[in-house]
RNAcentral holds the full RNA, with entries from ENA and SILVA. Predicted 3D model of a 520-nucleotide part of an RNA (small-subunit ribosomal RNA, 5' domain) from an uncultured bacterium. It matches the Rfam family "Bacterial small subunit ribosomal RNA". Its family is annotated with structural constituent of ribosome and ribosome in the Gene Ontology. The coordinates come from a structure-prediction model, not an experiment, and the mean pLDDT is 88.
Context: one part of a larger RNA
This record gives sequence, C1' cells and structure tokens, in this order.
RNA sequence: AUUGAACGCUGGCGGCAGGCCUAACACAUGCAAGUCGAGCGCGAAAGCACUUCGGUGUGAGUAGAGCGGCGGACGGGUGAGUAACGCGUAGGAAUCUACCUGGUAGUGGGGGACAACUCGGGGAAACUCGAGCUAAUACCGCAUACGCCCUACGGGGGAAAGCGGGGGACCUUCGGGCCUCGCGCUAUCAGAUGAGCCUGCGUUGGAUUAGCUAGUUGGUGGGGUAAUGGCCUACCAAGGCGACGAUCCAUAGCUGGUCUGAGAGGAUGAUCAGCCACACCGGGACUGAGACACGGCCCGGACUCCUACGGGAGGCAGCAGUGGGGAAUAUUGCGCAAUGGGCGAAAGCCUGACGCAGCCAUGCCGCGUGUGUGAAGAAGGCCUUCGGGUUGUAAAGCACUUUCAAUUGGGAGGAAAGGUUCACGGCUAAUACCCGUGAGCCGUGACGUUACCUUUAGAAGAAGCACCGGCUAACUCCGUGCCAGCAGCCGCGGUAAUACGGAGGGUGCAAGCGUUAAUC
Repeated sequence: AUUGAACGCUGGCGGCAGGCCUAACACAUGCAAGUCGAGCGCGAAAGCACUUCGGUGUGAGUAGAGCGGCGGACGGGUGAGUAACGCGUAGGAAUCUACCUGGUAGUGGGGGACAACUCGGGGAAACUCGAGCUAAUACCGCAUACGCCCUACGGGGGAAAGCGGGGGACCUUCGGGCCUCGCGCUAUCAGAUGAGCCUGCGUUGGAUUAGCUAGUUGGUGGGGUAAUGGCCUACCAAGGCGACGAUCCAUAGCUGGUCUGAGAGGAUGAUCAGCCACACCGGGACUGAGACACGGCCCGGACUCCUACGGGAGGCAGCAGUGGGGAAUAUUGCGCAAUGGGCGAAAGCCUGACGCAGCCAUGCCGCGUGUGUGAAGAAGGCCUUCGGGUUGUAAAGCACUUUCAAUUGGGAGGAAAGGUUCACGGCUAAUACCCGUGAGCCGUGACGUUACCUUUAGAAGAAGCACCGGCUAACUCCGUGCCAGCAGCCGCGGUAAUACGGAGGGUGCAAGCGUUAAUC
C1' cells in the first nucleotide's frame, strides 16, 4: 500500500460497487422454458337468456388436452475434476453449420397410417393394454432434375407442403377454380455466424519418483466419423518416450486482468469479460443442424419420499429460502416499463436473464454533526513552588445560517414502440390487400411518496476510536509494589512507574477507529 475479509468499541445521510472464500454437504415450499389456431383434427363447463321442462341459444370454435413445427444445446450456476492442445498465442487442412443474407431452378399427381376421440380391460398409484374412427406443413411411394451425388465414363441415383390476405372479368359441383400479394417448402451454389480437428511455442512443486510403453510406435487392407488420425479392427515390422526430466506423486480450472513495486519482479485469478469442465455418483446411447443434454431418456449405486408391499417418485453447483459446516457472507420482495432471448404474420405470451427495490459502514467517494462574536480568562475538573497554571473562546451570553434528516406542494428523464386515420411511393389487372416513408390523434413506467425544485420549523436530530518509554506525533498526578498486569521489537513492574490500572491533559485518524489474518 492492499483485501470478497472477520473480531472489538462506536455509528448521522447519500451515491456507486460488492456480499458462502468453509460442506461439488443434504434439501421443505414457490417460481426459473415455453410458444404457434395464419400447420391439423377434436372440443367443454360455470354463468346468462328462452323453454312445451325433453331441451335450445349464448358463453365459444373460447378454456382444454392431443398430433405437428420451432425452441428446451441459448440464457443462468459452480470450479469437483483436469498439469492437458485444457488454456494463451501464432499458424494449418481433411470438415459440418438450424435460423439469417445473396443467387439459380422448382413447388406436379397419389397412397396408407397413428394420437386425440369412442368402447372395453388391468392397476392403490405412477401409469398401461386391446379393439374401432380420423386430419395435417406428420409419414411413404410415383413423376420431373438446372445445378447435386456415385461411376468401371457406358451409365446410374435422388426432392418438395402447404397456409393466409385481397379481387375485375370468365368458369363453378357454390367448397372453389383463376389472378395477385405475403409467409412457407424442395434442390443446389456462395456468404455470414457458430462449431469440430491438427501443429509450433508458453503454462506449479518434488529425483528422498529413473526408467516408462503392447494399440504401445510405424506400415498395408478394411471399418467408422461431418472430417484427418491406432479413432477401431486383421495382418506385418519392432518400434516410440526419457537427465533439454519421461513415468510416478502432490497441488491447481486457464486467460484478459487484479494487488504490490520506480522498474525488473513477486503474489493472485472474487466481482466484469473470453475459453474449458461439471450438473446426486458412475456408465450409455436416443432425438436433433447442434447434446452424449443442469430443470430429457435408459441402466447400475448411495440417499430421501409414497405404497394397498405387487410397485412407483426425486435430484437447488438456477432465484429466493431451510438445516448443517464455519471467524464469516443478504429477501421464500416488485416488474417485464427498459435492454436482451424463445415462439408467433402480428397483437401478444413466456423470461428469478435482466431492470429495480430490501438487508449489511463490506469497500470507495461525497456531505453533515453548525457559523460569527464572546475574558469577568465564570463555575467545575486537573496540576501547583499556593503566587498561580491549564482545560479555554472552549462554555454561557449575543448575533446569524438551515446543507442533510423531518415536513408541504410541485415535478423531469429513462418511451421508443404499439394502435388508428390520412398522404405519397412500391407491388399489381386493381383506386383491394400487403410493404415502406411521412404527418395527426390515442397511448405503454416495476423503480416511485424517483431525481430535481419548493414550503415550514428550529442549532434544532447527528462523534467516536486508538495511542502518548524509544522506534513514533503526544506528560503529569494518583493507585499498585517482579503483584496485578503490559508487550510488534527493545523491554516495563521488586514504594516517587511519562511503559501496569484510573484521572486530567495531549497526539493521530474520523463515521469510523483499532486488532487479527493474508499479499507485495
């Protein structure tokens, strides 16, 4: 000088930041990932109205499940493991990439199912079985193939899906066809973004660890992957690494950075940002553009819970919160208003990301606790050589001010969107629709009793802590008597202790001050 600090004493306000460093210990409860009806088929009820009391209409094609699509691989957490191409840096070639952007070419004609639903059965439950019906942007053939893939260069292979808005003629089985616009879908080329892989160099300690290695090192054939490769396999060869420290053991996430220092360096890796790894412990694959997947699946294990004992359920290292551990670390808060993300044509829905609020002097910064005047140098305290000195302009008194807190009223900015009307431009057969631009109007704030301004009242509500032998700024008295005690080092204390305890006085910092721990 510094700290994610803790402890002791003390404590007025605000701004900005930070807040389980220990048990990657176990977790009650709530929330943390959904969305789309403009992909598809089903489809309630309460309530209200009417009623011939059977019901009908509305609620409402709403709620709701289900099929299907996209997203749950992002965002958020933690640092257990890892000494490694994990990270950092600089390169490389044998790769993939949903959504997005640009280009090219298409989007024809058919088929059979499975949920939901209905009926029946099993089960305590979780759930499950059988039969039957049905739709699709779900699934499968056929046709076509510019580019694409394979090829022995003869040839061979492979795709798609529709949905919505508007409309003048014409046609219509009154559903629509047809035209047009928008969103999709298929194939392929490129881009962008993201990701996988390889390599050089760098990356803690121990030699009281000296030898290590059998898919081991290389080759050939084959397999596998998006892709190179002993990645895997069969055969062949006998290699490969190592005192320039292999192997083994211990420790550890790495980096930008942070702290310190004149620098070199040393220490460190909280918050923020990048990368990696993990998700009760171990293993495995499925789906998918992407996972071997925190809030998905399967198996084994430990633990907890339910059970009708047959069988089931669970995973906070998400946000709060609980127990435990510990010197020690916060609310079971508000809101999606902003920023960002997912889905959606959009309105919008979801979002413990995020924005805010709450708690804590944990840190940094700022402000205040008054200002001026005031000598009879008051009283009191302390000291005294008893003259006096000091506390001390300090107080009182007098004259002022009102920051902050309190109180009254006002009051920005964070808001752009979005909706609606009109005008113009584009598209078009079109003065529809849709898209773009502009203008008018309506209009969205958790924070929030916001910031800020202002009213009122009154010095009013606001100072402590450590130290005073030397180092080291600051001295006397009393008590004690090697006792009680102090102490960072030197050392104080055995009857005048500036070193112990108290008092008066002083010194240093100040809403803090000291102590302890740790680093330079």